The RNA shown here (c-di-GMP-I riboswitch aptamer) has 76 nucleotides and comes from a Clostridiaceae bacterium. NCBI's taxonomy places the organism under Bacteria, Bacillati, Bacillota, Clostridia, Clostridiaceae. Of the family's consensus pairs, 94% are formed in the model. The coordinates come from a structure-prediction model, not an experiment, and the mean pLDDT is 84.
[in-house]
RNA sequence: AAGCGAUAAUAGCAAACCUCGGGAAACUGGGGGACGCAAAGCUACAGGGCCUGUAAAAUGGCAGCCAGCUACCGAA
Numbered sequence: 001a002a003g004c005g006a007u008a009a010u011a012g013c014a015a016a017c018c019u020c021g022g023g024a025a026a027c028u029g030g031g032g033g034a035c036g037c038a039a040a041g042c043u044a045c046a047g048g049g050c051c052u053g054u055a056a057a058a059u060g061g062c063a064g065c066c067a068g069c070u071a072c073c074g075a076a
Stems, first nucleotide, its partner, number of pairs: 004074002012037002017032006035064001041069003047066002049062003
């Protein structure tokens, strides 16, 4: 350095659900709440995939599906 990931240390995120908003919907912002997460950090026409929507169509949405990029710690 790469790879790997403990019943280690330190920090972090927050599913369902409830609630107050936004949106036609998918979905999403704040608060509460924790199912989980070693990248559950960032990236969404111009990698794949999925969802909404339409007669057909994304200039709509999903990064907690794979992927790409970056990063803390250090037992085996």